Predicted 3D model of a 74-nucleotide RNA (transfer RNA) from an archaeon. Its Rfam family is "tRNA". The family's RNA type in Rfam is transfer RNA. The prediction has a mean pLDDT of 83. RNAcentral holds the sequence, with entries from ENA.
RNA sequence: GUCCCCAUAGCUUAGUCUGGUAGAGUGCUGGUCUUAUAAAUCAGUGGUCCCGAGUUCAAAUCUCGGUGGGGACA
Numbered sequence: 001g002u003c004c005c006c007a008u009a010g011c012u013u014a015g016u017c018u019g020g021u022a023g024a025g026u027g028c029u030g031g032u033c034u035u036a037u038a039a040a041u042c043a044g045u046g047g048u049c050c051c052g053a054g055u056u057c058a059a060a061u062c063u064c065g066g067u068g069g070g071g072a073c074a
Base pairs, nucleotide, nucleotide: 001073002072003071004070005069006068007067010026011025012024013023020057027045028044029043030042031041032040050066051065052064053063054062
């Protein structure tokens, strides 16, 4: 230099192909249990979906540009 992949909750990530209510596990907080803690169990708490623009009635999802991370070739 050319090309490819990834970016979603504090953390690990599903969902993107085929646009239509943003989910799970874990964490955190509280209850039950226990002499107390842990474990178990119940409830609660969680997101400008990396940034900007475009298309659309509607964008995490499609298109374009940017930023960051990873990889292949030279």